Annotation:
Model confidence (mean pLDDT): 81 of 100. c-di-GMP-I riboswitch aptamer from Pelotomaculum terephthalicicum JT, 83 nucleotides, folded computationally.
RNA sequence: AAAAGAAAAUGGCAAAUCAGUCGAAAGACCGGGGCGCCAAAUUACGGAUCUAAGGCUUUCAGCAAGAUGGUUGGACUAUCGUG
Numbered sequence: 001a002a003a004a005g006a007a008a009a010u011g012g013c014a015a016a017u018c019a020g021u022c023g024a025a026a027g028a029c030c031g032g033g034g035c036g037c038c039a040a041a042u043u044a045c046g047g048a049u050c051u052a053a054g055g056c057u058u059u060c061a062g063c064a065a066g067a068u069g070g071u072u073g074g075a076c077u078a079u080c081g082u083g
Base pairs, nucleotide, nucleotide: 005080011038012037013036017032018031020029021028022027035070042075043074045073046072047071048068049067050066055063056062057061
């Protein structure tokens, strides 16, 4: 330095949910909150899942260019000490 992450220390993030706002919706933002995580930092390139107003279609419905990074793989940037 890289890899790995059992114990510890310093910390970081923040589920469900509540209030407000945006959105057709999925969902997001902000404040409270704390289930958990160690990249639960960033990134929508691949898989997967969710939504379908407008638009399109083979019109019971289906389709993503919308959404999810706390679904997963990858890319990329970092802290701690152990050995």

The organism belongs to Pelotomaculum terephthalicicum, within Bacteria. Its Rfam family is "c-di-GMP-I riboswitch aptamer". About the family: GEMM was predicted in a large-scale screen for bacterial structured RNA regulatory elements. Its family is annotated with cyclic-di-GMP binding in the Gene Ontology.